[in-house]
Molecule: Bacterial RNase P class A
Organism: Ktedonobacter racemifer
RNA sequence: CAAGCGGGCCAGGCGGUCGCGGCCGGGUGUCCAACAGGGCAGGCCGGUCGAGGAAAGUCCGAACUCCAUCGGGCAGGGUGCUGGGUAACGCCCAGUGAGGGUGACCUCAAGGAAAGUGCAACAGAAACACACCGCCAAGGAUUAUCCCUAACCCUUGGUAAGGGUGAAAUGGCGAGGUAAGAGCUCACCGGCAACCGGGUGACCGGUUGGCCGGGCAAACCCCACCUGGAGCAAGGCCAAAUAGGGGAGGAGAGACGGCCCGUCUCGCUAUAACUUCCGGGUUGGCCGCUGGAGGCGGCGGGUAACCGCCGCCCUAGACAGAUGAUCGCCGCCCCCUUGGGGGAACAGAAUUCGGCUUAUCGGCCCGCUUGAGCC
Repeated sequence: CAAGCGGGCCAGGCGGUCGCGGCCGGGUGUCCAACAGGGCAGGCCGGUCGAGGAAAGUCCGAACUCCAUCGGGCAGGGUGCUGGGUAACGCCCAGUGAGGGUGACCUCAAGGAAAGUGCAACAGAAACACACCGCCAAGGAUUAUCCCUAACCCUUGGUAAGGGUGAAAUGGCGAGGUAAGAGCUCACCGGCAACCGGGUGACCGGUUGGCCGGGCAAACCCCACCUGGAGCAAGGCCAAAUAGGGGAGGAGAGACGGCCCGUCUCGCUAUAACUUCCGGGUUGGCCGCUGGAGGCGGCGGGUAACCGCCGCCCUAGACAGAUGAUCGCCGCCCCCUUGGGGGAACAGAAUUCGGCUUAUCGGCCCGCUUGAGCC
């Protein structure tokens, strides 16, 4: 200098003018009261606060609310190497194993095939295992040949090293051995088993043993652990209005039925907290609604995720739903060159939080890897 890998931060800044929403204070009008003060209307003045790193997707986990009251199962669903973190998680950290990369690093739907069932088209002899072409031995026939021997064919037996098929075919590769071959034997590697050592553990290392027929569970399944449902349009209060509307059901506490996904049981329940049919009114206001598993800083512990202690701070709460327009200066990026032109992405809270995933113009900082050159 170039190319990469991993992590953190920012989300243009300052000032002016006009225009929005919340809160506080003042003040205007009106009502109650008549000492103080309070309610309602309204947007007049001042102050202060006011969209994100993803607010998005609604994929996970919760807080919170409701389902009259204690449960226990089954089904269903989820996760899936080990250890730790967390309120919890399918998330995060560290490690192990496997794969990719020269490397920094990245990725993994990573338990079990010896409980069972199932699948692998076609090709191929054969896909839990049948020999197509071959190779070897014995016997026989024919031809050539004096015999031996050679070629070819048949029968029987042996063989799976060579060839062929396939994603995959009796562990791989090399040597010896054999009638020809085969872990038949041996060296190395792989799998498996036993033992020893290290580690909390996943697992790693060593020794011995020829023990050696697979793959798929992102197939059903088995195993381990977790799991009630619905969701702020949850839920609660007030005001107002209608028709304080009308009908059917049936049990005897050994409970038909009901108890917010399904199902069984326990428990509870009778003008009930049940089932069901016809019909009517309301669509207004307030709460929930923002002080939190909160933010920032310092110190300590821990490899880290994170945890503990101390101090400081309060930073939107809207409701057809608020922050927009304009001007100036500065900053950033791109192009042309000393002065001009252009650009600025993804994108707007609606109960809140911890994650993951997706989209994205740019800038800054830290650490690491590789290559080239110079000292």